Transfer RNA from an uncultured Bacteroidales bacterium, 72 nucleotides, folded computationally.

RNA sequence: UGCGGGAUGGAGCAGAGGCAGCUCGUCGGGCUCAUAACCCGAAGGUCAGAGGUUCGAAUCCUCUUCCCGCUA
Numbered sequence: 001u002g003c004g005g006g007a008u009g010g011a012g013c014a015g016a017g018g019c020a021g022c023u024c025g026u027c028g029g030g031c032u033c034a035u036a037a038c039c040c041g042a043a044g045g046u047c048a049g050a051g052g053u054u055c056g057a058a059u060c061c062u063c064u065u066c067c068c069g070c071u072a
Base pairs, nucleotide, nucleotide: 002070003069004068005067006066007065010024011023012022013021018055026042027041028040029039030038048064049063050062051061052060
């Protein structure tokens, strides 16, 4: 300098047009003498930011920011 990939609850990741889900964690309850394990339930994210397309955008397009890799 150019190219590619990535950014989604606290953590790790799905979701590739139709009002966002899984595992772990957290909280409450059950079980236990008690803890862990196990079972039930709940909270927590408007999807990196801004514009555009569309009846409808996490998803498609443009610009910007940050992270990783390749290249000179």
Its Rfam family is "tRNA". About the family: Transfer RNA (tRNA) molecules are approximately 80 nucleotides in length. Rfam classes the family as a transfer RNA. The sequence was found in a public genome assembly.